[in-house]
RNA sequence: GCCGGCAUAGCUCAGGGGUAGAGCAAUCGAUUUGUAAUCGAUCGGUCGUGAGUUCGAAUCUCACUGUCGGCU
Numbered sequence: 001g002c003c004g005g006c007a008u009a010g011c012u013c014a015g016g017g018g019u020a021g022a023g024c025a026a027u028c029g030a031u032u033u034g035u036a037a038u039c040g041a042u043c044g045g046u047c048g049u050g051a052g053u054u055c056g057a058a059u060c061u062c063a064c065u066g067u068c069g070g071c072u
Base pairs, nucleotide, nucleotide: 001071002070003069004068005067006066007065010024011023012022013021018055026042027041028040029039030038048064049063050062051061052060
């Protein structure tokens, strides 16, 4: 230099045009003499940035940034 993958909650990841979800973590409650475990609830997101397409974009297109890998 060229090519490709990935970027969504504190962490690991789903979701592939029509109100953004799960597990773990955190908080509160139940249970216990107490702790752990278990159960229930709650909180937590400008979906990497900018633009385009569309009635409507996390999702499709382009550029950029970061990261990982391949080729030279």
Description: The RNA shown here (transfer RNA) has 72 nucleotides and comes from a soil metagenome. The prediction has a mean pLDDT of 82. The RNAcentral record of the sequence draws on MGnify.